[in-house]
Molecule: c-di-AMP riboswitch aptamer (ydaO/yuaA leader)
Organism: Halanaerobium sp. MA284_MarDTE_T2
C1' cells in the first nucleotide's frame, strides 16, 4: 500500500419542499439547487363538444351486494443503503374555471405538511471499520 477471510457497522422517514446571502433583523426579499404548468414547426388527433373538460399527486379501474359503503380482484405505493422474498399497512386530498395533446425559444409557478424513539424478517450485494 494492496488482496483475502471473519466480525461489527449502515447515517430518521414519507416527500419537489433542503442550502445559502442579504436586510428594513426572526419575518420580508434574492439566488442556487430539486420540482411542476403553459407554450412551434414536425408528429399525433380530426370520432368530440354538460354525459363537460383538464391539472398536481402512488393515490386508480372492474365486478358483485346493497340503497351508498362494504367486499373481493387487477393495477400501483410506503415500510430506513440496494435487489429479491415473504410480511405488514396505504390508493387519500387539493387545484383550474369552459380552456389547455406533444413541443424548441421562451413565460408562469412551488419549496408546505404530516410522521417516529424502536428500529418487519431473511437471503444476497455495495460502501465503511481511526490513532
Nucleotide at each position: 500500500a494492496u488482496a483475502u477471510a471473519u466480525c461489527u457497522g449502515u447515517u430518521g422517514u414519507c416527500c419537489a419542499a433542503u442550502c445559502u446571502c442579504a436586510u428594513u433583523u426572526u419575518a420580508u426579499g434574492a439566488g442556487a439547487g430539486c420540482g411542476g404548468a403553459g407554450g412551434a414547426c414536425c408528429c399525433a388527433c380530426c370520432u368530440u363538444u354538460u354525459u363537460g373538460g383538464g391539472g398536481c399527486g402512488a393515490a386508480u379501474c372492474u365486478a358483485a351486494u346493497u340503497u351508498a359503503a362494504u367486499u373481493a380482484g387487477a393495477g400501483g405505493a410506503a415500510g430506513a443503503c440496494c435487489u429479491u422474498u415473504a410480511c405488514u399497512u396505504c390508493c387519500a386530498g387539493c387545484c383550474c374555471g369552459a380552456c389547455a395533446g406533444c413541443u424548441a425559444a421562451c413565460u408562469c409557478c412551488g419549496u408546505a405538511g404530516a410522521c417516529u424513539u424502536a428500529u418487519u424478517a431473511a437471503a444476497g450485494g455495495a460502501c465503511a471499520g481511526g490513532c